[in-house]
């Protein structure tokens, strides 16, 4: 772990002793039948369904994703490819837009860290007390560093240098193939363009906010009471016998627009303190982008069709315990047999072990165990 | 269940536009005092919760994980 038995636990259906009620009806002991955790139910890291709130307008800010194509309800997931890296290879891995838009950083070491630069060495000239010094050329070699301004070879030179040349790299243009990322080829350029964007940022695309403690119905204390404070109750016209009502203008505490500001709208009540109550019931709730099998299409992810199945729904939380048998793993003993040997060992007996964890609205992923 | 925050010395906290981690209290040693406290001087003490990645370099940036705290009927 599997099967069976017994005893329990949580829902459901049926029946129902009995109880409450005027009634409709409600509750319900006990009994029968049937059901009862996972590959991650976990972390809550993404994406959705569902529900409520917002949904004048404008601006600003914040967040996420990042090669290409496809899949999907959607995704930061999956599949296939491209490119890069690692490996002898099979193969594996990749958060992989832009560093010639701008800003910033590159500690220490080192002469110099991005407008390059010159410590030692190299070469030329001059001077010399023969140790060297000064002026200039150059950036190949040494040294520092994670990184030193194309690499390697040849020519060239006083020494050198893309100074010149071939190959490679890089860039630009064109052509061919591909849906595309990109690949291949040709021509030109003599090298300009170091690294970091999981630094700010730029570009493209996406994204309104909250979450089942959402939300709905019932009950009910957002009520009612006391004290203090702030604010409006203004003018005109019309109607009315009047109390008053309507319209216009003005004033207006406070509030709303679910990141903020402007702006817009509502507006006669608002704020603070004292005192006072509740830990309720029903629902949302499990049939769903569902599981399994087959066929078809597709390289695949996946999609379509057909058949079949119903599989927890509690609301502080049930899914457990014991026994028997069987299976699995480990150890010990015995042992058919195999092997030159160390040793291995079907099978039998005995002893021991069995993880990670555990639904709480529901799915698709990822991650971790 | 849902949402948010924090882990740095024995304790309480800084440091987080990346460059070998600091302060106060506590502890130890010395000075001062007859002695103790206080004071003064010095010293010790760090897997920056764990693992992985980006970078030359990570307490700091990113991912993952563990622990703790708070809020919501």
């Nucleotide at each position: 772990g599997g099967u069976g038995a017994u005893c329990g636990c949580c829902g459901g259906u049926c029946g129902g002793a009995g109880g409450c009620g005027c009634a409709a009806g409600c509750c319900g002991a006990u009994g029968a039948c049937g059901g009862g955790a996972g590959g991650a139910a976990a972390g809550u890291c993404c994406g959705a369904g569902c529900u409520c709130c917002a949904g004048a307008g404008g601006g600003u800010a914040c967040g996420g994703u990042g090669c290409c194509g496809g899949g999907u309800a959607a995704c930061g997931c999956c599949c296939g490819g491209u490119g890069g890296c690692g490996g002898a290879g099979a193969c594996g891995c990749c958060g992989a837009g832009g560093a010639a838009a701008g800003u910033g950083c590159c500690a220490c070491a080192g002469a110099a860290a991005a407008c390059a630069g010159a410590c030692c060495u190299c070469c030329u000239c001059u001077c010399u007390c023969c140790g060297g010094a000064g002026a200039g050329g150059g950036a190949a070699g040494g040294g520092u560093g994670a990184a030193a301004a194309g690499g390697c070879g040849g020519g060239g030179u006083a020494a050198g240098a893309g100074c010149c040349c071939a190959c490679c790299g890089c860039g630009u243009g064109c052509g061919u193939g591909g849906u595309g990322a990109c690949a291949c080829g040709c021509a030109c350029g003599g090298c300009a363009c170091g690294g970091c964007a999981a630094a700010c940022c730029c570009c493209a695309c996406c994204a309104g906010g909250a979450g089942c403690a959402a939300g709905g119905c019932c009950g009910c204390g957002u009520a009612g009471g006391c004290a203090g404070g702030c604010g409006a109750u203004g003018c005109g016209c019309u109607c009315g016998c009047g109390a008053g009502a309507g319209c216009g203008c003005g004033g207006g505490a406070g509030g709303g627009c679910g990141a903020c500001c402007c702006g817009c709208c509502c507006g006669a009540g608002c704020c603070u303190g004292c005192g006072g109550g509740u830990a309720g019931g029903c629902u949302g709730c499990u049939c769903g982008a569902g599981g399994c099998g087959g066929c078809u299409g597709g390289c695949a992810a996946c999609a379509g069709c057909c058949g079949u199945c119903c599989u927890a729904g509690a609301g502080g939380a049930a899914u457990g315990a014991u026994c028997a048998c069987c299976g699995c793993c480990g150890c010990g003993c015995g042992a058919a047999g195999g092997g030159u040997g160390a040793c291995c060992g079907a099978c039998g007996c005995g002893c021991g072990g069995a993880a990670c964890a555990g639904a709480a609205c529901u799915c698709g992923g990822c991650u971790u165990a | 269940g849902c949402c948010g925050g924090a882990g740095u010395a024995g304790c309480u906290c800084a440091g987080c536009u990346g460059g070998u981690a600091g302060a106060g209290c506590a502890g130890c040693u010395g000075a001062u005092u007859u002695g103790u406290a206080a004071u003064c001087a010095g010293c010790u003490g760090g897997u920056c919760g764990g693992g992985g990645g980006u970078u030359c370099g990570a307490u700091u940036c990113c991912c993952u994980u563990c622990u703790c705290c708070g809020g919501c009927u």
Two RNAs folded together computationally: RNase P RNA and transfer RNA, 442 nucleotides in total.
It holds a member of the Rfam family "Bacterial RNase P class A". It is annotated as a ribozyme.
Its mean pLDDT, the model's own confidence on a scale to 100, is 80.